[in-house]
RNA sequence: AGAGUUUGAUCCUGGCUCAGGAUGAACGCUGGCGGCGUGCCUAAUGCAUGCAAGUCGCACGCGCCGCCCUUCGGGGCGGUGAGUGGCGCACGGCUGAGGAUCACGUGGGUGACCUGCCCUGGCGUGGGGGACAACGUACCGAAAGGUGCGCCAAUCCCGCAUACGCUCCCUUCGGGAGGAAAGCAUUCGUGCGCGCUGGGAGGGGCCUGCGGCCCAUCAGGUUGUCGGUGUGGUAAUGGCGCACCGAGCCGAUGACGGGUACCUGGUCUGAGAGGACGACCAGGCAGACUGGGACUGAGACACGGCCCAGACUCCUACGGGAGGCAGCAGCAAGGAAUUUUCCGCAAUGGACGCAAGUCUGACGGAGCAACGCCGCGUGCCGGAUGACGGCCUUCGGGUUGUAAACGGCUUUUGGGUGGGACGAUUGUGACGGUACCACCCGAAUAAGCCCCGGCUAACUCCGUGCCAGCAGCCGCGGUAAGACGGAGGGGGCAAGCGUUGUCCGGACUCACUGGGCGUAAAGGGUGCGCAGGCGGUGCCGUGCGUCGGCGCUGAAAGCGCCCGGCUUAACCGGGCGAGGUGCGGCGAUACGACGGCACUUGAGGCAGGUAGAGGUUGGCGGAAUUCCGGGUGUAGUGGUGAAAUGCGUAGAGAUCCGGAGGAACGUCGGUGGCGUAAGCGGCCAACUGGGCCUGACCUGACGCUGAGGCACGAAAGCGUGGGGAGCGAACCGGAUUAGAUACCCGGGUAGUCCACGCCGUAAACGUUGUCGGCUCGGUGUGUGGUCUCAUCACGAGACUGCGUGCCCCAGCACACGCGGUAAGCCGACCGCCUGGGGACUACGGCCGCAAGGCUAAAACUCAAAGGAAUUGACGGGGGCCCGCACAAGCAGCGGAGCGUGUGGUUUAAUUCGACGCAACGCGAAGAACCUUACCCAGAUUUGACAUGCGACUGCAAGCCCACGGAAACGGGGGACCUGCGAGGGUGUCGCACAGGUGCUGCAUGGCUGUCGUCAGCUCGUGUCGUGAGAUGUUGGGUUAAGUCCCGCAACGAGCGCAACCCCCGCCGUCAGUUAUACGUGUCUGGCGGGACUGCCGGCUGUUUGGUCGGAGGAAGGCGGGGAUGACGUCAAGUCCGCAUGGCCCUUACGUCUGGGGCGACACACACGCUACAAUGGCCGGCACAGCACGCCGCAAACCCGCAAGGGGGAGCUAAUCGCCAAAGCCGGUCCCAGUGCAGAUCGGGGGCUGCAACUCGCCCCCGUGAAGGCGGAGUUGCUAGUAACCGCGUAUCAGCCAUGGCGCGGUGAAUACGUACCCGGGCCUUGUACACACCGCCCGUCACGUCAUGGGAGUUGGCAAUGCCUGAAGUCCGUGUCCCAACCCUCCGGGGAGGGAGCGGCCGAGGGCAGGGUCAGCGACUGGGACGAAGUCGUAACAAGG
Repeated sequence: AGAGUUUGAUCCUGGCUCAGGAUGAACGCUGGCGGCGUGCCUAAUGCAUGCAAGUCGCACGCGCCGCCCUUCGGGGCGGUGAGUGGCGCACGGCUGAGGAUCACGUGGGUGACCUGCCCUGGCGUGGGGGACAACGUACCGAAAGGUGCGCCAAUCCCGCAUACGCUCCCUUCGGGAGGAAAGCAUUCGUGCGCGCUGGGAGGGGCCUGCGGCCCAUCAGGUUGUCGGUGUGGUAAUGGCGCACCGAGCCGAUGACGGGUACCUGGUCUGAGAGGACGACCAGGCAGACUGGGACUGAGACACGGCCCAGACUCCUACGGGAGGCAGCAGCAAGGAAUUUUCCGCAAUGGACGCAAGUCUGACGGAGCAACGCCGCGUGCCGGAUGACGGCCUUCGGGUUGUAAACGGCUUUUGGGUGGGACGAUUGUGACGGUACCACCCGAAUAAGCCCCGGCUAACUCCGUGCCAGCAGCCGCGGUAAGACGGAGGGGGCAAGCGUUGUCCGGACUCACUGGGCGUAAAGGGUGCGCAGGCGGUGCCGUGCGUCGGCGCUGAAAGCGCCCGGCUUAACCGGGCGAGGUGCGGCGAUACGACGGCACUUGAGGCAGGUAGAGGUUGGCGGAAUUCCGGGUGUAGUGGUGAAAUGCGUAGAGAUCCGGAGGAACGUCGGUGGCGUAAGCGGCCAACUGGGCCUGACCUGACGCUGAGGCACGAAAGCGUGGGGAGCGAACCGGAUUAGAUACCCGGGUAGUCCACGCCGUAAACGUUGUCGGCUCGGUGUGUGGUCUCAUCACGAGACUGCGUGCCCCAGCACACGCGGUAAGCCGACCGCCUGGGGACUACGGCCGCAAGGCUAAAACUCAAAGGAAUUGACGGGGGCCCGCACAAGCAGCGGAGCGUGUGGUUUAAUUCGACGCAACGCGAAGAACCUUACCCAGAUUUGACAUGCGACUGCAAGCCCACGGAAACGGGGGACCUGCGAGGGUGUCGCACAGGUGCUGCAUGGCUGUCGUCAGCUCGUGUCGUGAGAUGUUGGGUUAAGUCCCGCAACGAGCGCAACCCCCGCCGUCAGUUAUACGUGUCUGGCGGGACUGCCGGCUGUUUGGUCGGAGGAAGGCGGGGAUGACGUCAAGUCCGCAUGGCCCUUACGUCUGGGGCGACACACACGCUACAAUGGCCGGCACAGCACGCCGCAAACCCGCAAGGGGGAGCUAAUCGCCAAAGCCGGUCCCAGUGCAGAUCGGGGGCUGCAACUCGCCCCCGUGAAGGCGGAGUUGCUAGUAACCGCGUAUCAGCCAUGGCGCGGUGAAUACGUACCCGGGCCUUGUACACACCGCCCGUCACGUCAUGGGAGUUGGCAAUGCCUGAAGUCCGUGUCCCAACCCUCCGGGGAGGGAGCGGCCGAGGGCAGGGUCAGCGACUGGGACGAAGUCGUAACAAGG
């Protein structure tokens, strides 16, 4: 520091995802040791049990126990118990519910305050009185507890005295009034106390500036509210409370409301800025079952206190009572999840005490937990026949791997034994016989987890077969999976490793640092304008911002650096730093701000000009449509792709005249003008807004922008009233169509028009906010000004404004493009964006008469959605151009019969493959057996065939004979080698192995088809582009051709084209057998020549290239034909030609044999043959080829047979011999008929091949003579020696189902205007949402499933308020006839002062009633939405998408 993922590829935008760090964690697998930390994040849910706050006898009385003394009355000492009294219990400990608040943080204020214990100072501590517990007694109660009477002490309570200072009052600063106290101990020195008071320290109360969450779909809130006066209250200010008076106060700088949340030091992350968090530790706050309340007190509204209410739990004798772990442990519950009912007060700290000491679940420790951090170990060295085993293998080997074994060494950890701390300064050690140390023993006790397709480090085998599964994203898995599972191996980390959750990072993806808005998301439809933000030039002042250094503060811990302590580290100690928009005072004055003075360039005004569909109102005009009236006139008109509906004989349409009415304004007219936008178009007038130019006279910054707000705002739409010619949603017809609720046609209502009022939207677009400044040029156009020239006039040029276009430099931009009219360089202000879908939606609010508008989510879902450009492909886009592509022709196919192939069906099997072109007379250039792969049956196993090894083999195999059998084969008999040892050979047995036409052509090689004999396909270098890529290869010509020429940021080159090769055509030459009688020549073969636009002319553009015509020539513009097939495409074809990876079968999926099948047949298709006849059939006669082939062969003559054929065998290993034509020509016959056409089918008889022609061969003869009379839609071939017609040869082959294939010659045409159309193709261009590429993509309804969500009669619950009723405890107020020790009076009865119970009142938690608000759950039904492999209907969009 980045990476993966949108595409065929590219750049950009943009989201998603990953690698890092962290964690109070949890889960899975695993687990040796130690140190230091941490450990209910959920139910502030409920809690059994124990403990967590007491202490003081030096405040006091009493009871009990013990001891001592005793004058027996009692006294003293010690201990103990409850009580009175004092101090503490407001600390410490726990928790985070509540709280958005002066709660917290930070800085201030308090002349508005308090402060027990502590420190320091001053003064005082005199003298009286009274009561209540305990206790005693009598009672009540189940208990808890309580009541009456009686006694008594105090550091308990109450008067009196005194009182500087204290408080209050008067105030001539002197006076007046009020108000205290407690003692105990003593070593007799005093110590500890007590009262009043001053100061301090520390602690607090209150006030305040500033700072720190979300929602504006919360926009208005507030009646003690805001202020005043007075009073109450408090330690104290204050509306804190109350009475009266006033009507304020808060709010877009976000009040009020809702949601969420303890805050901070800090923690995690980050380069930082920032973001997230607030466990442990520390500071603050808040809470203590829930709500309310006060009491005591220095301090509380009080966790382990009280009262009341509520819920809950427990006890109960039903009358009543008790309780509060969010203290430590522990239990239950909840939960993914969080520990011991431990030890000790030894240390530190706290309470009490004079002290000893007591108490202390604070704390110090130990225990549990890999929960985290840190450290250590599980050994070290040597050891190659590189052992065994495992895995892989190309079978050679490789790897695990120095790893192990084995040898040597060491002992951390562990075990044993012994010693043994620091922490404690005088005593005291829970931890603990721990840490640590020494000795001994022994490699001994100790390794796992995740991953290995890319990102991302690490690869093979097997299994599985879109299954099982994986997955963070992209994505893997459908028979060879480095992605699933196992294994081997490897990588990473390591007592851990992975997973999950969460946070930050990466994410410049909310952008302060540090983003954007023409087309990717994003400029508001336009203007005016309040607030706000920003603001020209000079001078003076202030010193607010700003800047500098100084002071204060910013706790400690933490963090950074340095030093130090535990063996190291973690951890801990010390020092120094760092940390704030903070506060104060001092200084500076450039800039900003503020105040003042001045200025003119910004802005405005004034004067003079000027163009214009700018706006409003009124009037006027002509053309056209329609309608009405009339005339002429007759059969149609209208409309369309073609029609029809419609109109018309009741007279249309056409034409003429007249009239009515409404709407819109042709030409001019423009890329033109005006307006802020929407928008504005005949002419005239009135009223009216703005712009521009010139002048530089006036004002003197008066400015720019503009959240809200206000106004304007096309069309459609709405309301009321008019108007209505044409047009024309809806609607009705007619067509079209599979349908046609559309496109086309005929009608037609709202509407379109006017007035007034609403609506407020738009692709309201330049998809570009407004304003200002700056920055090269060129060329139009509209309208001003100045100058020059010219002038009767028109005008021309230059300069300068404003407006409107085009091209372009720099620059910008992802590209496209923008480019003084910026999308350039800057400034000011506003609006807006943050992945796609859901969603221009829902809910809520505001607006509207409605329609609807504005504002505007979430759940859920996807790994993209996008922009620009590139290369292709495609288009019912365009241009140019080819091809038997069409057209023009000729002959066919499609109909018939038959042959062959295929589908289908059938079958035991009908073996398999090939499937549009490019499968179908294809693999088959030869299926009766064989072939043969299929079926049935019978056999057989080392095999029909190869190689190797071991053992055996002389009567063994082979051979012969005969037996069983369909054969294969099985069993039997017989003859026989060399040699007699070994060996060879053969066979048998056994082991390796053979064998497989079994699967995969989607694992392959090779070969082939096809586009396509099409003219294309590329490369190097250079150049252009961020890049894909382009250029070259495009362009102008030309060609069969990327053929050639010219031009050109290209220059060259390669594979293709062409040529080189073969055949044919002409000539020459050489040679010549088998040709002829000879010579010569036809001929055969070899070599060579010939043709190159070379020559002439025209045209194109001069050279060049090319083209047209001509000459010559056998041949002329590639002469004809062949061979030759670029980069590539179709996962095209072939595992059944061959080869080959993998898989599968191995007494069978191998092998052999007999028979059958591949030949089936109701059908369908493809390719052919033969025909349908007279250009013919038949008969007779006559004639002419070429390519080939032949010794297992071709076979002549001759003979036999009607013939097939047979006999025969000359000749030929072949230019020698043989096989050889038909159409044709001549003559005859048939006479248009299903025939003397056609030959299928069937019957009979023969011939040939072959082991064998039944299934299932070919041929001959005789007989039989079917369909068929030229073939629907459609479709094929062919452009010349071609089509058509005719025969011949040959491969395979015993024969042949060949009408097929490959060749050969004979006869020998027609037509091509032309390129609009069909098909295919080439080049350029254009559009694209296509790229497995139009056989593409893709939309909506419907149906089904799943999910989330809106509405919904309602229903259930939560929360916070409001009004009324009721109202506990309690403070306060009033009353207080009842009660009362201290003080006063007293006649001692009592009275007074004062206090209290009770009662009344205000307030008041809670409860009740009521109507609303808000949030949430459920809800029949309902709305749309998302997603789901193949459902239905159509075809909307993407190519002019028809």